Predicted 3D model of a 1414-nucleotide RNA (small-subunit ribosomal RNA) from uncultured Fibrobacter sp. Its mean pLDDT, the model's own confidence on a scale to 100, is 87.
């Protein structure tokens, strides 16, 4: 420091989220050592037991017990002496201090600075005066009651350093005068005078005088430590807006140590508040902690300071100090004792218990040390505090070994192997020995007290005594502890979290949207780097991860440091209060503000520098910081204030002007409806179409006359005016704004504006009017599945006046107001100047568009630019403008406005594409125009279905369905059922044995197959041997049409022969990407031409290649045959011939070249001419980036998965041919443009030696006998049909039509039963042109008409070619399909088969309401 996540992709915007540190944690695995620190966060719940504040005998009465010696004697008591001295009491000092704890409290509590002339202090230190004399009690103790206790009475009787009188008091207090600080004034500070108030004694020496020591009483000083005031500062709700009677303040008193409305009596009626009072919630506060670059956030646990509290309220006494944690009073829960009448208690001390909670310790040692109370002191007490003991709680160090060690061991993973990896990592050899065990030695922490001994020294007649300085001198809880030695052995010591991204670190199996991960985005539906295992790895490490919470990244509340046109956000507008902010000059001043000095800013902490524990953690020392308040002194530029001045902001006055600007009044016209009449006659009205409706009782339409109420055509304009809503016929009045001009005046009066106050479209309300038109509801007719819509007839409210309310809006420029500043261009309105040009100035309203702003769209003197004030709003989406509260309204509703839960986004703007019953241009048998079919028969053939033992599998909108099939009776065959078979049908290694290869027979058996048997005996080389080949047995391996075309190559359809799709450099864009390829023409074409930020170039188009139409030239046989010659009945049959026709090669030819016209003098289109042929001549190969997880693991490869005496091979049968259906594709017809019978004529292209097969015979015929020829321009298949000329047929289910069925045959073939195609007889079915709906093809097409190949042993209505006959039509592009190009809209991007709303159905909650039931 940033990073993930909206989207196809981009840029903003915005929120989620993660990576740091942190912790009094706490939970999961896991645990070797030491140091320093922490450790009940929850119920301020409750507590057993034991400690936690007591000591003085040197204050004072007294004295149990026990010792000793004595004394009476009934030997065991009683007594007296001296000794020791418990317990209690009287008295003193201390229990107001350590120590716990955060409940309460938002307040002078707390923090910082300051006052106190408004105070106070026992202990302790310095000085000053003093202690004369008296006196009465009272506990204890004895006597006695009373009570379970607790505990209390009664009566004697006693001491003090307990308690009372009295004397003296310098000083002190108290009254009064005087001075002196003070603005006056009372308390300060100085003097006079007066009045009143004090004491305890105890101990050492002692030359008995007294003197030392602790204490006592009165002042006065210091130190320190409280008390009170007061400036400032200190948390969230404004859905808390008004609090308040001791209230606010006054006299004049209580009380206090001391001020006070603290508290009282009277008197006045104030005082706080939006600068947030009153309220409600939550919090001890702070040094300081975490965290942060900082600014700030967020805590407040240990340590330190203050504060508050001690079961819970509430009281006071005692006292220097409390309104007292381990004191006492009352009241309240609670818990214990009880003799029921009464008592007794307070762990927020230290330990320990219960309870509760995820969760937090030892009823442990010691007063050695350091601090405290008492004492003169020895001492005693001291759960403070020292120190152990539990807890990886946190921080810190130490270790769990070190060094060699590659045949890279063995196991494990991973790979098809090779080989990698765990790994120098292990073993193994050397070598250490902290830790650990044993044994051993062992500091420091202890100062010196008492007392003694020296040396000094103050005073002093001496001694005890003070005083300083030294010597010896008792004492350690931890602890035999740190630490050292010595001995043992590598010995005792690794876990834990991750490994798609963010984030470091990947394999391989399981698993198969299961199981199950997830902090966000997201992983898991058979190859998962996400799940689990396991191996390796990565991070940390005695620990590591989870959860919580803080703060940080978050510029995600923006003071540093953010925004408000479309992302959330300018308040509908406007006056205006407060309040923010304000123009030039000048003095003054010194609050802000800058500068010096000073005070404080405790100590700890954090930083620098040093230093001690071996380092570190930790401790110590010093410095500097602590950005803050406060005192004083200075500066005066801003700013503020006080004063004067000024005229450019503002404003008046004054002349011109100017408009649908507001009110109210009068008045016009046309139109519309009604009303009367008058003409007239049959329909009008309304509709996409109609219908309700209206009209012979006379409508509609016309003319005349009238009534009514609303609205002002035309001018009428990105024209005007108005703050906004909003103003539109004319006049006339009031009334306000705006503009320009030359002057004159006022002298900053200004700007902005939270509340407030007016004003505010429609629509709605209230009362009253009005009502022609039009019209929410309503009602009817249509539409439609439906149609409470949209169209239509009619219609009330409403619209319109008054008068009151109501107060919202896409109240919009989604763009607050106000000044100032910053390049131009071209319109418009109002005005002024004008030299007349729209030149020039001011003011309005509008386009464009420089900088600059902006995500980008856009904005640009009308700013969203640059700047300054000042206001109102934003902080993801939903929930939701919901609900509660409050305020407002007559309601309707307004106004202000949450939470719970819930999502990973929701959003803007622009990009590409894709749609669009959006727009433009244009294509294509796309439509239409035509011609022939399909869908209706039969049959054929796919295919769903359904059945079956199997009906083997694929192919499935277009782009599957006469497709894989270009040939299923076996075979094919993948399926089914039965038989076998196990190294295999088939490839290769290697071992062992045999053998050439191979042919052949017997037996069973359907057959594969089993068993058995015979013949044969490979090359090289003289041999040795040396190659190779089969066979058999074992082994490594075969084999699989099993699975996944969502794991793939590779071929394939399709879109589409569609004009498209792209790159390279440059420019444009923050970018996605645009540009080129858009833009005029123009084409069949992104074809070409012109222009153009852009220039080119690629993969497509076209061309090049085949076929075909013309033609030259070559080359002639097996083709031909003009002219010569031969033969014949006749034939190019021969001889020959190189003319033509054919064939075959290689050329010519067509390019808009030529001419007119159009076009932009271009492409290029028309149009003629020549030509066989034109304006790519006509066909065919040929398929750009792509797309459809298209299609195919079953043509072939092929990753991963399966199977292995079978999911592999082989045999025999049998299916694939099944049939109640239902579709595609087909064939044949319904017939006369036919049918059917004889008759004559004319092709192309192609095939053939396992073949084509002639003439001849034979069959009625399929066919057969039999042969010639022919491996091909020779000879065969091979008589093409249609037609063309003749006869019957005469409209009929027929001389049509051919299904079905019978008989008989022929022909392949090992075999036609299932299941072949043909022929002949006989049989004659459904069909008399096909419902909706659909196909095909634009010319040699279509129609129709036969041939031929290829699969093949046989089988073709089908494929694939070949020729012959030989049309019709196209006006046109609106509509339907499908495409290109432009462009426009989007909320779609698995892209319109999209996205998306609401209701209902099921479960569930939670609220209303019923039944019922307690």
């Nucleotide at each position: 420091a940033g990073a993930g996540u909206u989207c196809g992709a981009u840029c903003c915007u915005g929120g989620c989220u993660c990576a740091g540190a942190a912790c009094g944690a706490a939970c999961g695995c896991u645990g070797g050592c030491g140091g320093c620190g922490c450790g009940u966060c929850u119920u301020a719940a409750g507590c057993a037991u034991g400690c936690a504040a007591g000591u003085c005998g040197g204050g004072c009465g007294g004295g149990a017990u026990c010792g000793u010696g004595g004394u009476g004697c009934u030997u065991g008591c009683a007594c007296c002496a001296c000794g020791u001295g418990a317990g209690a009491g009287c008295g003193g000092c201390g229990g107001a201090c350590u120590g716990g704890c955060g409940a309460g409290g938002a307040g002078c509590g707390c923090g910082u600075g300051g006052g106190u002339g408004a105070c106070g202090c026992a202990c302790c230190c310095c000085c000053c005066g003093g202690a004369c004399g008296g006196g009465g009690a009272c506990a204890g103790c004895c006597g006695g009651c009373a009570g379970a206790a607790a505990u209390g009475c009664c009566g004697g009787g006693u001491g003090a350093u307990a308690c009372c009188g009295g004397a003296u008091g310098a000083g002190g207090u108290c009254c009064c005068c005087c001075u002196u600080c003070u603005u006056g004034g009372a308390a300060g500070a100085g003097g006079g005078g007066g009045a009143g108030g004090a004491a305890a004694g105890g101990g050492g020496c002692u030359u008995c005088g007294g003197c030392c020591c602790c204490g006592c009483c009165g002042g006065g000083g210091g130190a320190g430590c409280g008390g009170c005031c007061c400036g400032c500062g200190u948390c969230c709700c404004a859905u808390c807006a008004g609090c308040c009677u001791g209230u606010a303040g006054g006299c004049g008193g209580u009380g206090u140590a001391a001020c006070g409305g603290a508290c009282c009596a009277c008197c006045u009626a104030a005082g706080c508040u939006a600068u947030g009072a009153c309220g409600g919630g939550u919090a001890c506060c702070c040094g300081g902690a975490c965290u942060g670059a900082g600014a700030g956030g967020u805590c407040g646990g240990a340590c330190g300071g203050g504060c508050g509290c001690a079961u819970u309220g509430g009281g006071a006494c005692u006292g220097a100090g409390a309104u007292a944690c381990g004191g006492c009073c009352c009241a309240g829960a609670c818990u214990c004792c009880u003799a029921c009448g009464g008592g007794a208690g307070g762990c927020a001390g230290c330990a320990g218990c219960u309870a509760a909670g995820a969760a937090u310790a030892u009823u442990c040692c010691g007063c050695a040390a350091u601090g405290g109370g008492g004492g003169g002191a020895a001492c005693c007490c001291u759960g403070a505090c020292g120190g152990a003991g539990c807890g990886a709680c946190g921080c810190c160090g130490c270790g769990u070994g070190g060094g060699c060690g590659a045949u890279g061991a063995a196991g494990g993973c991973c790979g098809g192997a090779a080989g990698g990896u765990u790994g120098u990592a292990a073993a193994g050899c050397c070598c250490u020995u902290u830790u650990a065990u044993g044994c051993g030695c062992g500091a420091g922490g202890a100062a010196u007290a008492a007392g003694u001994c020296c040396g000094g020294g103050a005073g002093g007649c001496a001694a005890u005594g003070c005083c300083c300085g030294g010597g010896c001198g008792g004492u350690g809880a931890c602890u035999g502890u740190a630490g050292c030695g010595c001995a043992u052995g590598a010995a005792u010591a690794a876990g834990c979290g991750c490994c798609g991204g963010c984030u470091a670190a990947u394999u391989a199996c399981g698993u198969g949207c299961c199981a199950g991960c997830a902090g966000c985005c997201g992983c898991g539906g058979u190859a998962a780097c996400a799940c689990g295992u396991a191996a390796g790895g990565c991070g940390c490490a005695a620990g590591c991860g989870u959860u919580g919470u803080u703060c940080g990244g978050a510029a995600u509340c923006a003071u540093u440091g953010g925004g408000c046109g479309u992302a959330a956000a300018g308040g509908g507008c406007g006056u205006g209060u407060a309040g923010g902010c304000g123009g030039c000059c000048g003095c003054a001043u010194a609050a802000g503000u800058c500068g010096g000095g000073a005070g404080u800013g405790a100590a700890a902490g954090g930083c620098g520098c040093g230093g001690g524990c071996u380092c570190a953690a930790c401790c110590c020392g010093c410095g500097g910081a602590c950005u803050g308040c406060u005192c004083c002194c200075g500066a005066u530029a801003c700013u503020g204030u006080g004063c004067g001045g000024c005229u450019c902001g503002a404003g008046u006055c004054c002349c011109c002007g100017u408009g649908g600007c507001g009110c109210g009044g009068c008045c016009g016209g046309a139109a519309u409806u009604c009303c009367a009449g008058g003409u007239g006659u049959a329909g009008g009205g309304g509709u996409g179409a109609a219908a309700u409706c209206u009209g012979u009782a006379g409508a509609u339409a016309u003319c005349u006359g009238g009534a009514a109420g609303a609205a002002c055509a035309c001018c009428g304009g990105u024209g005007g005016c108005g703050a906004a809503g909003g103003c539109g016929g004319g006049c006339c009045g009031c009334g306000a704004g705006c503009g320009g001009g030359a002057g004159a005046c006022u002298g900053a009066c200004g700007c902005u504006g939270a509340g407030g106050c007016g004003c505010g479209a429609a629509g709605g309300u209230g009362c009253g009017g009005g009502u022609a038109g039009c019209g929410a509801a309503c009602a009817g007719g249509a539409u439609u599945a439906g149609a409470u819509a949209c169209c239509c007839u009619g219609g009330u409210a409403g619209u319109c006046c008054g008068c009151a309310c109501a107060g919202u809006a896409a109240a919009c420029g989604a763009u607050g107001c106000a000044c100032g500043c910053u390049g131009g261009g071209c319109g418009u309105c109002c005005g002024g100047c004008g030299c007349a040009u729209g030149g020039c100035c001011g003011g309005g309203u509008g386009c464009c568009g420089a900088a600059g702003c902006g995500a980008a769209c856009g904005c640009g003197g009308u700013a969203a630019g640059c700047g300054u004030g000042c206001c109102g709003c934003c902080u993801g989406g939903g929930g939701a403008g919901u609900a509660u509260g409050c305020c407002c309204g007559c309601a309707a509703g307004g106004g202000u406005g949450a939470a719970a839960c819930u999502c990973a986004a929701a959003g803007g703007a622009a990009u590409u594409g894709a749609c669009g019953g959006g727009g433009g241009c244009c294509c294509g048998c796309a439509c239409a125009a035509g011609c022939g079919g399909u869908g209706g028969a039969g049959c054929a053939u796919g295919u769903g279905g359904u059945u079956u033992a199997a009906u083997u599998c694929g192919a499935u909108g277009g782009u599957a369905c006469g497709c894989g099939a270009g040939g299923a009776a076996c075979c094919u065959u993948a399926c089914c059922c039965g038989g076998g078979u196990u190294u295999g049908a088939c490839a290769u290694g290697c071992a062992c044995g045999g053998u050439g290869a191979u042919g052949c027979c017997g037996c069973g058996g359907a057959g594969a197959c089993g068993c058995g048997g015979c013949a044969g005996c490979c090359c090289a080389g003289c041999a040795a041997u040396g190659g190779g080949a089969c066979c058999g047995u074992g082994u490594g391996c075969a084999g699989g049409u099993g699975c996944u075309g969502c794991a793939u190559g590779g071929c394939u359809g399709u879109c589409g022969u569609c004009a498209g799709c792209u790159c390279g450099u440059g420019c444009c864009g923050u970018g996605a990407g645009g540009u080129g390829u858009u833009u005029g023409g123009u084409u069949a074409a992104g074809u070409c031409c012109a222009g153009c930020a852009a220039c080119g170039a690629g993969c497509g188009c076209a061309a090049c290649c085949c076929c075909u139409g013309c033609u030259g030239c070559c080359u002639g046989u097996u083709g031909c045959c003009a002219g010569c010659g031969c033969a014949u009945a006749a034939u190019g049959g021969c001889g020959g011939g190189g003319a033509c026709u054919c064939a075959g090669g290689c050329g010519g030819g067509a390019c808009u070249g030529c001419c007119g016209g159009c076009g932009a003098c271009a492409a290029g289109c028309c149009g003629g001419a020549g030509g066989a042929a034109g304006g790519c001549g006509g066909g065919g190969a040929c398929g750009a980036c792509g797309u459809c997880a298209a299609g195919u693991c079953a043509u072939c490869a092929u990753g991963g998965c399966c199977c292995u005496u079978a999911u592999g091979c082989c045999c025999g049968g049998g299916g694939c041919u099944a049939c109640a259906c239902a579709c595609g594709u087909g064939c044949u017809a319904c017939a006369a443009u036919g049918g059917c019978c004889g008759g004559c004529a004319c092709a192309g292209a192609g095939c053939g030696u396992g073949g084509c097969g002639a003439u001849g015979c034979g069959g009625c015929g399929a066919c057969g006998c039999g042969a010639a020829g022919c491996g091909u321009a020779u000879a065969g298949c091979u008589c093409a049909a249609c037609g063309c000329g003749g006869c019957c047929c005469c409209c009929a289910g027929u001389c049509c039509g051919g299904a079905u069925c019978g008989g008989a045959g022929u022909c392949u073939g090992u075999a036609a039963c299932c299941c072949g195609a043909c022929u002949c007889c006989g049989u004659u079915a459904a069909g008399u042109u096909g419902g909706g709906a659909u196909c095909g093809a634009u010319a040699g097409u279509a129609a129709u008409c036969g041939c031929g190949c290829a699969u093949c042993a046989g089988c073709a209505c089908g494929g694939c070619g070949c020729a012959g006959u030989g049309a019709a039509u196209a006006c046109g592009u609106u509509c339907c399909c499908g495409g290109g190009c432009c462009u426009u809209g989007u909320a779609c991007a698995c892209a319109c088969c999209g996205c998306c709303c609401g209701u209902c159905a099921c479960a569930c909650c939670a609220u209303c309401c019923g039944a019922g039931u307690c």